[in-house]
Context: one part of a larger RNA
RNA sequence: CUCUGGUUAAGGAACUCAGCAAAAUAGCUCCGUAACUUCGGGAGAAGGAGUGCCCCCAUUACGUGAAGAGACUUGCUCUCCGAGCGGAAGGGGGUCGCAGCGAAGCGACAGCCGCGACUGUUUACUAAAAACACAGGUCUCUGCAAAGUCGUAAGACAAAGUAUAGGGACUGACGCCUGCCCGGUGCCGGAAGGUUAACAGGAAGGGUUAGCGUCUUCGGACGCGAAGCUCUGAAUCGAAGCCCCGGUAAACGGCGGCCGUAACUAUAACGGUCCUAAGGUAGCGAAAUUCCUUGUCGGGUAAGUUCCGACCUGCACGAAUGGCGUAACGAAGGCUGUGCUGUCUCAACCAGGGACUCA
Numbered sequence: 001c002u003c004u005g006g007u008u009a010a011g012g013a014a015c016u017c018a019g020c021a022a023a024a025u026a027g028c029u030c031c032g033u034a035a036c037u038u039c040g041g042g043a044g045a046a047g048g049a050g051u052g053c054c055c056c057c058a059u060u061a062c063g064u065g066a067a068g069a070g071a072c073u074u075g076c077u078c079u080c081c082g083a084g085c086g087g088a089a090g091g092g093g094g095u096c097g098c099a100g101c102g103a104a105g106c107g108a109c110a111g112c113c114g115c116g117a118c119u120g121u122u123u124a125c126u127a128a129a130a131a132c133a134c135a136g137g138u139c140u141c142u143g144c145a146a147a148g149u150c151g152u153a154a155g156a157c158a159a160a161g162u163a164u165a166g167g168g169a170c171u172g173a174c175g176c177c178u179g180c181c182c183g184g185u186g187c188c189g190g191a192a193g194g195u196u197a198a199c200a201g202g203a204a205g206g207g208u209u210a211g212c213g214u215c216u217u218c219g220g221a222c223g224c225g226a227a228g229c230u231c232u233g234a235a236u237c238g239a240a241g242c243c244c245c246g247g248u249a250a251a252c253g254g255c256g257g258c259c260g261u262a263a264c265u266a267u268a269a270c271g272g273u274c275c276u277a278a279g280g281u282a283g284c285g286a287a288a289u290u291c292c293u294u295g296u297c298g299g300g301u302a303a304g305u306u307c308c309g310a311c312c313u314g315c316a317c318g319a320a321u322g323g324c325g326u327a328a329c330g331a332a333g334g335c336u337g338u339g340c341u342g343u344c345u346c347a348a349c350c351a352g353g354g355a356c357u358c359a
Base pairs, nucleotide, nucleotide: 001354002353003352004351005350006349007348008347010345011344014343019340027051028050029049030048031047036041038173052095053094054093055092056091057090062086063085064084068080069079070078071077072075096100108338109337110336111335112334113333115330116329120132121131136171137170138169139168140167141166142165148157149156150155174325175324176323177322179255180254181253184252185251186248187247188246189245190244193243194242195241200236204232205231206230207229208228211224212223213222214221215220256274257273258272259271260270283317284314295311296310297309298308299307
């Protein structure tokens, strides 16, 4: 110097990102216990008091119930008496220590706020959370040989269930609520019209050539060309889909701009205009969301980029990608206070293990 423990004057968070770590609290009995609340809770709230041993009340209350006696229904019966043993709680008196849950073990507490209702679940080996799940809510599919899933299939699960059932999606207790937009995308319904595949259809055209014609150097060349075979193939017919017509947002999603105006000023209930499918309602708001920003005001501090309460100029909240509240709960997050302390002012000493020296 380092590790693990122990103690510490005065102060008591001045330490630090942060009371991290440590200290502190602690059992049992009694008294007492706030806001708030879903009336269960909060609550061991908080805050207090007592606690050992000996004697007496006292052969204590109470429990157990031997032996004995009695009764008859003669039984593992009932009744009486109550020995012995066990044994609180309380009252009075005394006594020892610094200290009586004498050691060990054994809650620190309170206030405000954000998030998530809760108990649960999770990154086996850096994350336990505000993430996942959850009961509850809503939409949607499915009539049973169900939908859905696995499998090429047989078949199986769903389910030995049957719409108060099963699958999928979103939301996430509870309370108060959940506004406007169907133009786009999706889904559902519609089927008149437009478009549209294979198939059907076969107009028309091409190839081949028996034959015919012209020419010929008699070898052949060119032209026309039936039937058959073969190739291409128009019109026409032709479903779903798409176009089209409606519906649907707890489907995916979206929810404006400019200008003017009131007898101080400021502001604009009001008016004008452009655009849109419709222009953000309630509630909340510098927020787990606010860039400017340490916004401004208030509170707490001597001093507060954090915190709490307001304001609203919401860069860029907002209603089941739920909005706003909410008792209880949380090894979770932010802020504050009381207690307590070597965290610190500021370090010291002690014990043990290393380091160091020697072997």
Record summary
This is a predicted structure of a 359-nucleotide part of an RNA (large-subunit ribosomal RNA, domain IV) from a Dehalococcoidales bacterium. Its Rfam family is "Bacterial large subunit ribosomal RNA". Its family is annotated with structural constituent of ribosome and ribosome in the Gene Ontology. Its mean pLDDT, the model's own confidence on a scale to 100, is 89. The organism belongs to Dehalococcoidales, within Bacteria.